Source information: Large-subunit ribosomal RNA, domain I from Candidatus Porifericomitaceae bacterium WSBS_2022_MAG_OTU9, 511 nucleotides, folded computationally. The source organism's lineage runs through Bacteria, Pseudomonadati, Pseudomonadota, Candidatus Porifericomitales and Candidatus Porifericomitaceae. RNAcentral holds the full RNA, with entries from ENA. The prediction has a mean pLDDT of 87.
Context: one part of a larger RNA
RNA sequence: CGCACAUGGUGGAUGCCUAGGCGGUAAGAGGCGAUGAAGGACGUGGCAGCCUGCGAUAAGCCCUGGUUAGUCGGCAACAGACUUUGACCCAGGGAUUUCCGAAUGGGGGAACCCACCUGCUUCGGCAGGUAUUGCACGCUGAAUACAUAGGCGUGUAAAGCGAACCUGGAGAACUGAAACAUCUAAGUACCCAGAGGAAAAGAAAUCAAAUGAGAUUCCGUUAGUAGUGGCGAGCGAAUGCGGAACAGCCUUGUACCUGUAUCAUGAAACGACAUAGAAGAAUUGCCUUGGAAAGGGCAUGCCAUAGAGGGUGAUAGCCCCGUAUUUGAAAUGGCGUUUCAUGUUGGGUACGACGAGUAGAGCGGGACACGUGUUAUCCUGCCUGAAUAUGGGGGGCCCAUCCUCCAAGGCUAAAUACUACUUACCGACCGAUAGCGAACAAGUACCGUGAGGGAAAGGUGAAAAGAACCCCUGUUAGGGGAGUGAAAUAGAAUCUGAAACCGUGUUGCGU
Numbered sequence: 001c002g003c004a005c006a007u008g009g010u011g012g013a014u015g016c017c018u019a020g021g022c023g024g025u026a027a028g029a030g031g032c033g034a035u036g037a038a039g040g041a042c043g044u045g046g047c048a049g050c051c052u053g054c055g056a057u058a059a060g061c062c063c064u065g066g067u068u069a070g071u072c073g074g075c076a077a078c079a080g081a082c083u084u085u086g087a088c089c090c091a092g093g094g095a096u097u098u099c100c101g102a103a104u105g106g107g108g109g110a111a112c113c114c115a116c117c118u119g120c121u122u123c124g125g126c127a128g129g130u131a132u133u134g135c136a137c138g139c140u141g142a143a144u145a146c147a148u149a150g151g152c153g154u155g156u157a158a159a160g161c162g163a164a165c166c167u168g169g170a171g172a173a174c175u176g177a178a179a180c181a182u183c184u185a186a187g188u189a190c191c192c193a194g195a196g197g198a199a200a201a202g203a204a205a206u207c208a209a210a211u212g213a214g215a216u217u218c219c220g221u222u223a224g225u226a227g228u229g230g231c232g233a234g235c236g237a238a239u240g241c242g243g244a245a246c247a248g249c250c251u252u253g254u255a256c257c258u259g260u261a262u263c264a265u266g267a268a269a270c271g272a273c274a275u276a277g278a279a280g281a282a283u284u285g286c287c288u289u290g291g292a293a294a295g296g297g298c299a300u301g302c303c304a305u306a307g308a309g310g311g312u313g314a315u316a317g318c319c320c321c322g323u324a325u326u327u328g329a330a331a332u333g334g335c336g337u338u339u340c341a342u343g344u345u346g347g348g349u350a351c352g353a354c355g356a357g358u359a360g361a362g363c364g365g366g367a368c369a370c371g372u373g374u375u376a377u378c379c380u381g382c383c384u385g386a387a388u389a390u391g392g393g394g395g396g397c398c399c400a401u402c403c404u405c406c407a408a409g410g411c412u413a414a415a416u417a418c419u420a421c422u423u424a425c426c427g428a429c430c431g432a433u434a435g436c437g438a439a440c441a442a443g444u445a446c447c448g449u450g451a452g453g454g455a456a457a458g459g460u461g462a463a464a465a466g467a468a469c470c471c472c473u474g475u476u477a478g479g480g481g482a483g484u485g486a487a488a489u490a491g492a493a494u495c496u497g498a499a500a501c502c503g504u505g506u507u508g509c510g511u
Base pairs, nucleotide, nucleotide: 001510002509003508004507005505006504007503008502009501015495016459017458020430021429022427023426024425025424026423027422028421029419030418031161032160039100040099041098042055043054044053046078049075050074051073061094062093063092064091065090066089070082071081072080105114106113107112115130116129117128118127119126120125132158133157134156135155136154137153138152139151140150165196166194167193168192169191176183180230206213207212217244218243219242220241221240227235228234248411249410250409251355253351254350255349256348257347258346263343264342265341266340267339268338269337270336271335273333274332275331277327278326279325284299285298286297287296288295301318302317303307309321310320311319360384362382363381364380365379366378367377370396391406392405393404394403395402446453447452466494469481470480471479472478
């Protein structure tokens, strides 16, 4: 030095675990905001760094209800307090709620600076108001006579934020076509505006085809069919059928008859529900292994509308929390039924009426599965321009016959889409290089002028019983005794502790 064996260091794989995630199911909720939101800044504790809570009444104040012996949030103790005259905690209601932020008195480099008016004042201050725009009303009021513009005031509304879903406006490119220009990607992404719990659409100037159907929406099929297409790449219906869900109305106008169906708002009663809760069955003895019994053995049972799940020193129906089942609300909330009030207004008859710069035409575009094509239909930028129910539109060029419907006004639940959020439950989902980026002071540390990018990091033990005391030493470093513990090679750099890598040995063999 090599090989082997033994024993260590380093390292943190593996196993086991789960505090966190991921995906769903069933319900709820589907908004918050000038009564100042979302989001923040700064404060706030006996000591106070971060998180949580809260706001100068500042880990809190008041009331009501629940509950019952402990409590003063977590890391996390110490000191000092509170509490059966009911604390802490849970639920409902209320009070307070600095400053910034739509931010709204003016300004501003957010969390700061500077005002005016009114009232009160203990003269220190305190309280309230003062933005803009729309609408309504009032006062005033030019050129300019009436007026109008303008000015002023009062009242009322709006604004801003929010995950997806929705409607409208505006609208790419990469890409595919094996290049590329029509085409595609795609009316997608992105941007803007607006609304709701859904939105949009919607009661035929619709389809159909010689029989008929009867608003809209969604699903399955028709069907990758008919078509369309540098007839390339591709794009791609409808009718019909089967389902889900069903609901119809108003407006134009006058006369007469009849009388409250419907809808909206408010109130009351009742009911179920939501936001705290309550009751809730049933096993012991001995032996054994063990640190510990819920494990094993013997004996003896019991409950079960409860053998879901979790915890307890290892695996517990009967130890604990629970579970099945039953039950509960002073207060607040929405919902349902009934009744009442106010407003709205229903039914019948007669005569009438039946939406014009519209339909359509021309030119140019766009939407329709349909790229101008034989291209109907729908929308409209320009230019034109009818008829009036004896009328008009459509039936895929066009014409006739026939059939069908009535545009140019409006409203409308359900079936459908989505889930930031709340509750309960589930998983041949993950188990710390996985699962959210984040199981931990995570959108943190850190990086970047900025937009933005963006980590690593879990586990002592059943219980801290977290090692009193002694010794080595410069030492709050590290270690050796002692002690705790089942175990300390479980010692906090803490479960297990692989490999790479580095040692040690009176060890064996080889050189």